The RNA shown here (small-subunit ribosomal RNA) has 1484 nucleotides and comes from a metagenome.
RNA sequence: AGAAUCCAGUGCUUGCACUGGUGGAAACUGGCGAACGGGUGAGUAACACGUGAGAAUCUAUCGUAAGAUGGGGGAUAGCCUAUGGAAACAUAGGAUAAUACCGCAUGUGUCCCGAUCUAUCUAGACCCUUCCUUUUUCUUUAUUAAAGGGAUUUGGAAUGUUCUAGAUGGAUCGGGAUGAAAGCAUCUUUUGGUGCGUCUUAUGAUGAGCUUGCGGUCCAUUAGCUAGUUGGUGGGGUAAAUGCCUACCAAGGCGACGAUGGAUAGCCGACCUGAGAGGGUGUACGGCCACAUUGGGACUGAGACACGGCCCAGACUCCUACGGGAGGCAGCAGCUAAGAAUAUUCCGCAAUGGGAGCAAUCCUGACGGAGCGACGCCGCGUGAAUGAUGAAGGCGGAAACGUUGUAAAGUUCUUUUAUACGGGAAGAAUAAUGACAGGAGUAGAAAGCUUGUCAGAUGACGGUACCGUAUGAAUAAGCCCCGGCUAACUACGUGCCAGCAGCCGCGGUAAUACGUAGGGGGCAAGCGUUGUUCGGAUUUAUUGGGCGUAAAGGGCAUGUAGGCGGUUAUGUAAGUGUGGAUUUAAAGGCCCAGGCUUAACCUGGUGUAUGGUCUGCAAACUGCAUAACUAGAGUCUGGAAUGGGAGACUGGAAUUCCGCGUGUAGGGGUGAAAUCUGUAGAUAUGCGGAAGAAUACCGGUGGCGAAGGCGAGUCUCUGGUCUGGAACUGACGCUGAGAUGCGAAAGUGUGGGGAGCGAACAGGAUUAGAUACCCUGGUAGUCCACACUGUAAACGUUGUACACUAGGUGUUAGUGGGUUAUGCCACUAGUGCCGUAGCUAACGCGUUAAGUGUACCGCCUGGGGAGUAUGCUCGCAAGGGUGAAACUCAAAGGAAUUGACGGGGGCCCGCACAAGCGGUGGAGCAUGUGGUUUAAUUCGAUGAUACGCGAACAACCUUACCAGGGCUUGACAUCUAGUAGACGUCCUGAGAGAUCAGGAUUUCCUUCGGGACUGCUAGACAGGUGCUGCAUGGCUGUCGUCAGCUCGUGUUGUGAGAUGUUGGGUUAAGUCCCGCAACGAGCGCAACCCCUACUGUUAGUUGCCAUCAGGUUGAGCUGGGCACUCUAACGGAACUGCCGGUGACAAACCGGAGGAAGGUGGGGAUGACGUCAAGUCCUCAUGGCCCUUAUGUCCUGGGCUACACACGUGCUACAAUGGGUUGUACAGAGGGUUGCAAUACCGCGAGGUGAAGCCAAUCCCAAAAAGCAAUCCGUAGUUCGGAUUGGAGUCUGCAACUCGACUCCAUGAAGCUGGAAUCGCUAGUAAUCGCAGAUCGGCAUGCUGCGGUGAAUACGUUCCCGGGCCUUGUACACACCGCCCGUCACACCAUCCGAGUCGAGGAUACCCGAAGUUAUUACCCUAACCGCAAGGAGGGGGGUACCUAAGGUAUGCUUGGUAAGGAGGGUGAAGUCGUAACAAGGUA
Repeated sequence: AGAAUCCAGUGCUUGCACUGGUGGAAACUGGCGAACGGGUGAGUAACACGUGAGAAUCUAUCGUAAGAUGGGGGAUAGCCUAUGGAAACAUAGGAUAAUACCGCAUGUGUCCCGAUCUAUCUAGACCCUUCCUUUUUCUUUAUUAAAGGGAUUUGGAAUGUUCUAGAUGGAUCGGGAUGAAAGCAUCUUUUGGUGCGUCUUAUGAUGAGCUUGCGGUCCAUUAGCUAGUUGGUGGGGUAAAUGCCUACCAAGGCGACGAUGGAUAGCCGACCUGAGAGGGUGUACGGCCACAUUGGGACUGAGACACGGCCCAGACUCCUACGGGAGGCAGCAGCUAAGAAUAUUCCGCAAUGGGAGCAAUCCUGACGGAGCGACGCCGCGUGAAUGAUGAAGGCGGAAACGUUGUAAAGUUCUUUUAUACGGGAAGAAUAAUGACAGGAGUAGAAAGCUUGUCAGAUGACGGUACCGUAUGAAUAAGCCCCGGCUAACUACGUGCCAGCAGCCGCGGUAAUACGUAGGGGGCAAGCGUUGUUCGGAUUUAUUGGGCGUAAAGGGCAUGUAGGCGGUUAUGUAAGUGUGGAUUUAAAGGCCCAGGCUUAACCUGGUGUAUGGUCUGCAAACUGCAUAACUAGAGUCUGGAAUGGGAGACUGGAAUUCCGCGUGUAGGGGUGAAAUCUGUAGAUAUGCGGAAGAAUACCGGUGGCGAAGGCGAGUCUCUGGUCUGGAACUGACGCUGAGAUGCGAAAGUGUGGGGAGCGAACAGGAUUAGAUACCCUGGUAGUCCACACUGUAAACGUUGUACACUAGGUGUUAGUGGGUUAUGCCACUAGUGCCGUAGCUAACGCGUUAAGUGUACCGCCUGGGGAGUAUGCUCGCAAGGGUGAAACUCAAAGGAAUUGACGGGGGCCCGCACAAGCGGUGGAGCAUGUGGUUUAAUUCGAUGAUACGCGAACAACCUUACCAGGGCUUGACAUCUAGUAGACGUCCUGAGAGAUCAGGAUUUCCUUCGGGACUGCUAGACAGGUGCUGCAUGGCUGUCGUCAGCUCGUGUUGUGAGAUGUUGGGUUAAGUCCCGCAACGAGCGCAACCCCUACUGUUAGUUGCCAUCAGGUUGAGCUGGGCACUCUAACGGAACUGCCGGUGACAAACCGGAGGAAGGUGGGGAUGACGUCAAGUCCUCAUGGCCCUUAUGUCCUGGGCUACACACGUGCUACAAUGGGUUGUACAGAGGGUUGCAAUACCGCGAGGUGAAGCCAAUCCCAAAAAGCAAUCCGUAGUUCGGAUUGGAGUCUGCAACUCGACUCCAUGAAGCUGGAAUCGCUAGUAAUCGCAGAUCGGCAUGCUGCGGUGAAUACGUUCCCGGGCCUUGUACACACCGCCCGUCACACCAUCCGAGUCGAGGAUACCCGAAGUUAUUACCCUAACCGCAAGGAGGGGGGUACCUAAGGUAUGCUUGGUAAGGAGGGUGAAGUCGUAACAAGGUA
C1' cells in the first nucleotide's frame, strides 16, 4: 500500500452501484538475509597449509558505557492509459507513499596549529669512576739493560649520572576546518511511560585482511636466474605496511645450505601398518584453502570480485516468426555415458541448528529419519539331552573288516528366532499465553521489564523399541582348502592331453598336485579371489649394512669450500642440562567411569605424548673470545744412501749395411717343408768404414719415486727421504666435494730419424677350410723435439692420516753401546717370510692388518639389457666423462667340499704296449646278423657287455608267424544247478585233416533218495609266447677277481665334509710293517672248499700181478695174493720254517740249502659298495592295461631254410715240417635197456642180416689221431684243394619236394699265404692231433669236456688301451658322448634413430581488442542544493586514453602420438656354419 471475503450505511433501475469499517493474498516499494549452510578437489610447490611471532587495519548483527533522535524538500514503483515485439522484454504519458531519496541545524568525534606535562629512542657535550695507550719524573734490586710500584700527561673506550638538540607516543587546554539521525507499535490519569528501531562516539566480543621465523615431494640428463627486477626519493592508491602503481636516481637482488626450470600434488588434525625409528595414505568426521561450463571484469554490500547475482568473450545445448533470445546439478533425489563397480525422482521440520520477524509464524533436500546394498564393525540363531543293531545307503578293502558315525532314525525337552493376536514407551525441552509470589523503575499508575514457581499445544520415525499369550524343531549353512611352505588322503577318470600353479613345480597309463566322489582340515552368515599399503626386509642399514676375492677404494697427488681437531686458565652462555609460564581447537588414540539386555556405538572425566614461543638457573663437554704452553706440525745444523727428475757430453759389446781380401756350393728355415738367398760368388772368415737403437756381467722378493715409472759412464741444475743434535716458531694440523697438475702402452698432429723388431699387407706351409698358430719378407709404429689424448688386470684388485695391540727370522740405510778386533747388544726408518690374540662366508690377513678405535673423502644395493641409448660436456680424430628406461630371467656370483674329467703331473699294475708264436681281414663252404624280399619270412639280443647269442638240434610236431577249414564254459583247472548216460574200444562212410554221421560192444558202489565217472545245457570262470624289463621279483652280463667300499666312537671344520683310508717302505692285494688325532670294526683280499702234484693208513672187486703154482699160438687166462699200479675215504706235507745278504733292529725282498712241490706250487668254485632306468613280462613268478564266437583253441599246408648285397664267428685250404699207400704204438674222460651192441655173414661203402654180452672199474660204443717205419709224388692249380653239378644208393622217420645226414661213381670251381686294419696267447700255455658227451627218431665245421705231441719270447714301461693311489686345474655334476660362443635363417616382443606428419604446453615480439575500473572531455541531457534571474555546483549519457580476456601473425623451446626405412637388443624342444672359452681347452 491494499484484492477477495465479511459487517454496517446510503442510493435506488430490488440486485446492482457507492461510502465507511473488517481483512490482509499475489505483485510492488522498503529493511534484513542471500558472503552462512550444502558440494567438489580442477588448479596450486605457494605464506596455500601446519606451528610460532608480529604491526600498519576493518568488522553488519551482538554485549557494555555515554550522548542524540530538531526542522524541511523533491521524486518514483505498485496503479491507470497507450505503443512496439514471436518471445524475452521494452518504451511513452498520468497520479501517489514511506524507516526509500536529498539539503539545513546541532554535535562528544576526526584532522591541522599552538601551549604545558610525561615516557622512550637517537646524536652531541661535560666531569667523576674503571680500563688501555702515551709523555715526563721518582723509587727498589745490582751501574747500563731489565722488572715492579707511585705521581703526571696525550689519545681512546665502556657503564652510569647530568645537560643540550631532534624524533615518536600519551594526557590536558585553546583556536580553526569538517561531519548525524526515522520513525513505528502499545499503555495511559499525557510536558508522559514502555518496547522495537534510527544516529554519533568509545570499548569488548566475533569474524576477516596483512607481514614474518621454522616445517613437510621428486629430477642437476634443469646451473645460472632476474629490468618493476633490488633499493631510494617525489606522487598516486588501499580498510591497512609494502614496487601495490607511476616518474626519476642508483645497480642492485637470488643461487651447489640447490636459485631458475620441469614433473607430480589441495594442506592439516588424523587414518593404516610397524617393537620402535620409520613407511604409506589424506575416503568419512573436524580446521584451513581453492573452485562453481572455460577465460576476463567489475557492481552492490559490514563482508563477494559472489555455486542456485550482473556484464563481456569462447565452447556446447535448447527456443525462434531468423529479426533475436534462453541455460549452467562439483546442492538433494533422478537420467544418460564411460566403467569391474557405487543407492530412493521417499517422510518430516517432531528434535538440533540457521535466516527473517516484537511475536504468532514462515523458509530450510542443513538436519532428523526411513528405503536399497553382508560394503564394514558388533551381537544372536539355524536347536538341547539321550540314543549301538555301531541300521540302511555311500566310499575304501582280496577278504576279515574299516569309515561316514551318536552322525541319522527313535525317545524326552526348550522356544531365542519365526508366525498370529494383544499391550506399549523414552526421545517434549518448553514457546505463545495464563496464574501466583517478589523486585527495579515512576510524583503515582497502566502496560512493559526483571527473578522464581505452577499450568500450558506440538512425534516424521511408528503402533517402532520393548512386554505378554498361543503354535510348533517347527522358518534358517555355506565357502575355501587337503604335494612342501601350511592344519588336513584315499579311490576312480585322464595320459605333457584336458588342465593346475603364490614360489618350488605337477600332468608323457598305477597323479595324495588336473577333474569327480568319499573322507578330512579351516573359517563361518560368511568364504575365497583380485587390486592396494605396511610388515616380515638389518633388502637404503639414524636406531641398523657394506667395499682383498661376492656389487663396491676415485690411476696418483696438490689444494679451495666444508667437516673434524693437542695441553692449561679465565670469561661468555649459542649448542647442552634442569625448572616455570603459555600454546599445541574439538573430535580421534591411551586410562578411569557411565548409558543402550551385551557388544559395536555413544557420553563424561583425567592426564600423557611431540613441536613452537617467552623466561629463571647450571657451566662438566662442544662452540665463541682472551691469555699462555710444547708432546702434533714446521724451521735450523752435522752426517748418510739413492736406476728420483731435466739437460749436455763420452764409451764399449752386439746387429745390419757398405768397401776390399780369403774361399766354394750351398745357405737359411721347420715337426717336416717351401717361399727366400747364392756360381752376377752367398753362408763362413780377415781388415776398414757407416748408421740407429738398447745398455750384458754387477743384479739381489735390493734401491728411489705420490702414482705412472726409473738401470752404461761423466758433468751441471734440481726434488724428496732417513739419521744425530738441540736453538727457534707456537696448533701453524688431518681430510678434502668442486678445481688444478702429473699420468704406461697404443693412438693423433708437425718436423726429424729409421739399425733391429714389427700391427696392416704379400708370399710359403698346415688344414676339410685356415682371412690364424709356424716360416720368408715387410709399411705404419717403436727413437728424438714440440703439442694433443687421459685411458689400463693404472692391482697389494686393499683410499688418506693418526693412535694402540705377542713374537720369531732374513735383508737395505743409518746411529749408539761394548770389544785389541771380527763376532755381539740396543734403537730408528724401509723392505720380505712365518706366526699369537683378534677378525673373516671361507680362502686368508695378522705392528707394512683385512685386528681395536678416531677423522674425512670416494663408491655399492639381483643377473641381463648396458657402460648401451639419449642429452650435455671434453677431444683434430679415434674416442673419453657423466649415464638411463622399456623388456626379460629366477637366478647371476664368491669361497670351500665330494666326485668326474684333462691332448695336467707323480707312482704302480694288466698279453696294455714291446719281444715272440699262430690267426682274422683275400678264397670256397658252414653258421649268425643287418638289409632286401615275402601271405609269412614269428619274437627277442644291437659298441665294448648283440651277431655258431636265447636255440644242449625248425622236414610234421616244436611254432609263437602266414593261408585256409573248424570250435565257443572252450585244448587245460575248480565249483554250482539241470539233464542224459558209462567213458572207452572196434568197424563203415564223407572229408586235406580237425571233425561229422552210422553200426557193434560195454560199467562200479548204494541206506534205492542218490553218488563216482562221462557227455550236453546254463553260470561263475578258464585261456592269451597279447602290451609295458621305463611298474616289478628272480636270474644274468659288464666294469672286475680290479682292490677297493664303508661304519662306530673320538677329533676337527659354521657347514658340505675331513681324519681313520693320507705319509715312508712293501705286497698279487686297504698284504703287512713303521709313523701319525686317531682307536677299533664290517663287506671285499687272503685262508677255509674241490681237482691236480708227493706220501702214509685203511679197504681189495669188476682193478692189479711182484712172489708161488697151473696154463696157452697168445692173453691175469686160472688157483692164489693185495706187495705194486690203480680205485676211494681219512691223514701227513710248505710255514719265508732254516741259512746268508739288503732293509730302519720292521714288514718285506734277493740268493741258497733241503724237498715231490718254494714263496698265493698249478687249476677251479667263490664276484665287495655300486654303475650301465644294461638284458630278460617269449623259462618262471607278478602289478596294471587289453582280447573273450577271439589277441583263446584244434587241424591241413606253407614259412622261420627266401637272396643283388654288407658284417661277425668258424671250418677247409692254398701244400713237400706236405699229400697218398702199407704196416705199427700209446690216452683220458664219458655214454649205454624204447639202449650200447661184440664175434660171424652180406655189401666197394653208407649199411644190412642175425645175435653173445652188458642195467656196466666186468660187456659194448672203441678205430684214438698226430707219432713211428717203409715207399710214391718233385713245385705244378699238381697225386695240393675240395666247392659245385650229374647219376646211383643207405639210414632215420607217418612223411626227406620245398627242407635231413651219410655212402659210392663221375665232375674238379675259387684258392699259390691274403690291403688298410685287427684278434688270441707268458707253460704243460700257444700251436697241433684226435676222443667223448649233451640236445637227439634223424641231423654238429657249433657248444661243453678229455687227453696226445708240445714251443718261442718278455730288453723294458717312452708310447696305444683299460685300471688303482696321490696331487693339480675346472665355467663339468645327465659329470668331456660334459659345458658352451658368435654370425646367418625363421617367428614374436619392447626400444633407439628417422625424411616427415598430427597435437599439447610454456616463452618472446608485434597486431587487433569485448566487457569493465580509473582518468579525461570543447558534444548531449539533467527533479532536490546555491542563486531574484541568467546561470552555477553536482550527476548522467556519448567520445577519448591507459590497462586488458579471447583471437591473429612470426620465431624459437619443451613434450606426446604416428611413420617409409634403418639399427642393435631380448625371447623362442629338436635349423646352418664353424669351435672362441672352461683341463696346459689342445697357440695359457

Overview: The coordinates come from a structure-prediction model, not an experiment, and the mean pLDDT is 81.